[in-house]
RNA sequence: GGGGGUGUAGCUCAGAGGCAGAGCAGUAGACUUUUAAUCUAUUGGCCGAGGGUUCGAAUCCCUCCACCCUCACCA
Numbered sequence: 001g002g003g004g005g006u007g008u009a010g011c012u013c014a015g016a017g018g019c020a021g022a023g024c025a026g027u028a029g030a031c032u033u034u035u036a037a038u039c040u041a042u043u044g045g046c047c048g049a050g051g052g053u054u055c056g057a058a059u060c061c062c063u064c065c066a067c068c069c070u071c072a073c074c075a
Stems, first nucleotide, its partner, number of pairs: 001071007010024004018055001026042005048064005
């Protein structure tokens, strides 16, 4: 340098055009002699950045950024 993949909550991941979600974690409470476990409630996102298409974009298109895989080059 070429090709491919990934980027969404603190973590792991769904969501492939129509009001952004789950599990775990966190917080508060219940239960318990206490812890753990269990149960209930709840906090947390400008969906990697910018632009375009559209009535409407996490989702489609373009450019860029970060990480991973692979090929080539150099040595």

Transfer RNA from a Chloroflexota bacterium, 75 nucleotides, folded computationally. Its Rfam family is "tRNA". It was read from a public genome assembly. The source organism's lineage runs through Bacteria, Bacillati and Chloroflexota. Its mean pLDDT, the model's own confidence on a scale to 100, is 82.